Transfer RNA from a Spirochaetia bacterium, 71 nucleotides, folded computationally. The source organism's lineage runs through Bacteria, Pseudomonadati, Spirochaetota and Spirochaetia. The prediction has a mean pLDDT of 82.
RNA sequence: GCGAGCGUCGUAUAACGGUAUUACCCGAGCUUCCCAAGCUCGAGAAGCGGGUUCGACUCCCGUCGCUCGCU
Numbered sequence: 001g002c003g004a005g006c007g008u009c010g011u012a013u014a015a016c017g018g019u020a021u022u023a024c025c026c027g028a029g030c031u032u033c034c035c036a037a038g039c040u041c042g043a044g045a046a047g048c049g050g051g052u053u054c055g056a057c058u059c060c061c062g063u064c065g066c067u068c069g070c071u
Base pairs, nucleotide, nucleotide: 001070002069003068004067005066006065007064010024011023012022018054026042027041028040029039030038047063048062049061050060051059
């Protein structure tokens, strides 16, 4: 330099053109003599920019980052 894949709460992940899932972590409560464990509730997310669409995390283009292959 060329090609391909990936980018989602603090971390790890799922699905899908129509309210973004789950687990851990975090906060509150219940339980307990206390702690741990357990149970309930809650907060927290689509790399960035543009396009298509009634509607985009999803499709398209560009860009940035990471990984892999080729040279």